[in-house]
Context: one part of a larger RNA
RNA sequence: UGACGGGGGCCCGCACAAGCGGUGGAGCAUGUGGUUUAAUUCGACGCAACGCGAAGAACCUUACCUGGGCUUGACAUCGUCUUGCCCGUCUAAGAAAUUAGAUUUUCUUCCUUUUGGAAGACGAGAUAACAGGUGGUGCAUGGUUGUCGUCAGCUCGUGUCGUGAGAUGUUGGGUUAAGUCCCACAACGAGCGCAACCCUUAUGCUUAGUUGCUAACUUGUUUUAGUCGGGCACUCUAGUGAGACUGCCGGUGUUAAGCCGGAGGAAGGUGGGGAUGACGUCAAGUCCUCAUGGCCUUUAUGGCCAGGGCUACUCACGUGCUACAAUGGACGGUACAGAGGGUCGCGAUCCCGCGAGGGGGAGCCAAUCCCAAAAAGCCGUUCUCAGUUCGGAUUGGAGUCUGCAAUUCGACUCCAUGAAGCAGGAAUCGCUAGUAAUCGCGGAUCAGCAUGCCGCGGUGAAUACGUUCCCGGGCCUUGUACA
Numbered sequence: 001u002g003a004c005g006g007g008g009g010c011c012c013g014c015a016c017a018a019g020c021g022g023u024g025g026a027g028c029a030u031g032u033g034g035u036u037u038a039a040u041u042c043g044a045c046g047c048a049a050c051g052c053g054a055a056g057a058a059c060c061u062u063a064c065c066u067g068g069g070c071u072u073g074a075c076a077u078c079g080u081c082u083u084g085c086c087c088g089u090c091u092a093a094g095a096a097a098u099u100a101g102a103u104u105u106u107c108u109u110c111c112u113u114u115u116g117g118a119a120g121a122c123g124a125g126a127u128a129a130c131a132g133g134u135g136g137u138g139c140a141u142g143g144u145u146g147u148c149g150u151c152a153g154c155u156c157g158u159g160u161c162g163u164g165a166g167a168u169g170u171u172g173g174g175u176u177a178a179g180u181c182c183c184a185c186a187a188c189g190a191g192c193g194c195a196a197c198c199c200u201u202a203u204g205c206u207u208a209g210u211u212g213c214u215a216a217c218u219u220g221u222u223u224u225a226g227u228c229g230g231g232c233a234c235u236c237u238a239g240u241g242a243g244a245c246u247g248c249c250g251g252u253g254u255u256a257a258g259c260c261g262g263a264g265g266a267a268g269g270u271g272g273g274g275a276u277g278a279c280g281u282c283a284a285g286u287c288c289u290c291a292u293g294g295c296c297u298u299u300a301u302g303g304c305c306a307g308g309g310c311u312a313c314u315c316a317c318g319u320g321c322u323a324c325a326a327u328g329g330a331c332g333g334u335a336c337a338g339a340g341g342g343u344c345g346c347g348a349u350c351c352c353g354c355g356a357g358g359g360g361g362a363g364c365c366a367a368u369c370c371c372a373a374a375a376a377g378c379c380g381u382u383c384u385c386a387g388u389u390c391g392g393a394u395u396g397g398a399g400u401c402u403g404c405a406a407u408u409c410g411a412c413u414c415c416a417u418g419a420a421g422c423a424g425g426a427a428u429c430g431c432u433a434g435u436a437a438u439c440g441c442g443g444a445u446c447a448g449c450a451u452g453c454c455g456c457g458g459u460g461a462a463u464a465c466g467u468u469c470c471c472g473g474g475c476c477u478u479g480u481a482c483a
Stems, first nucleotide, its partner, number of pairs: 001483002003480003007477007015467002019431005026322008034313002042053002064308005070302001073130001077129001079127006088103006106121006132297002135295001137293001141291002143286003146282001148280001153192006159168003171184004198274004203242001206239004212232003217229001245268001248262005324424001328383007340371003345364002350359003390421001395416007437459007
């Protein structure tokens, strides 16, 4: 100087407390361990691995296993020799890869005795260099990421003090979300962080008015649709600009920084949300994104193909979904979003089917058309507390769609079946406001395949006395046989 202490002081955080809803019990989905297997490819392991890499394993992917093939190779550059094919089509064998055969005109330039020759391009065969490797090492690395932590810290120059390691500054008194600011001070300044600048949201003004909107005036076949004429008021869209700064008032404070209350205001003290992650820590993760040094491999640890596996299943754990019902289930009627996506696409009206879906094809490269029905909600009817008209697992049958192909191993529909489950032990998690809870909608990946992920809106709470305690962190101080 640090680190540590079941030392002390001050302070913060959904850290506890106060509340609300969960997990842990059930069924299923998904990941992991284990076990099994020819293989169940590999990585990730407290927080910070376990719905993680994987924004989507039937084939492919695919790295694994079994079997069948290849050896200058699926791919790159280049040397030498030989050669004119290659591609395409057809036949045969085969699971295919591939093999055998048939057919079919190499192209360009130059020279030339018109017979040929040379060079180049493309391709094939042979041969030599080499290719290849998701093989090993993340403890050789780059790049990138997680984490402490959006915590308020981490340092430097000069000066001063100390023999020196170092100290001071960065400490002290206040204050703040903040090393934020003020005052004091052997310090005076500065840098990386904090804040601000950026995006979005909340309110006016202004510009613009189609594909958007419809107030007044009109049109309107069934009197019903911004549908028509018209208009750009309103909503909205998207550009410019305004607005919030403790600016104003009172109190308090050291005449300071600030704090408390109030006014005005759409918004008040960082308005809400996002992006933004200091010096460093964990030899943290990643050689399987990519790049890369050593090492290893080279008729195989490379490459091609078919089938299988990654989907196994006594068990254990994590993360979720659905429930156990009446604040509910079922049936009928009826209302209101936002944000997205669409040409190898989205696909109205209409017809067929109980339905998944099929036929057909208007319109739309989209503020125009479509996906598109929002759902909880509201209004009626029914069920009457039961393992039930709760719950939907499992199983049988019949189908639809995608796709060469749904057996291993897809999703969905209909009929039948109707399991566990009556609120979950010890323990444990999230959340402070448009939040939790609850309800549906969209997107990426994607032929098909989400209860996951990423977004969007609808309805919309309870509680916070407080900092004694648990956990993590910051500053000062103290002790130390620790470095």

A computed fold for a 483-nucleotide part of an RNA from an uncultured prokaryote, annotated as small-subunit ribosomal RNA, 3' major domain. The RNAcentral record of the full RNA draws on ENA. Its mean pLDDT, the model's own confidence on a scale to 100, is 84.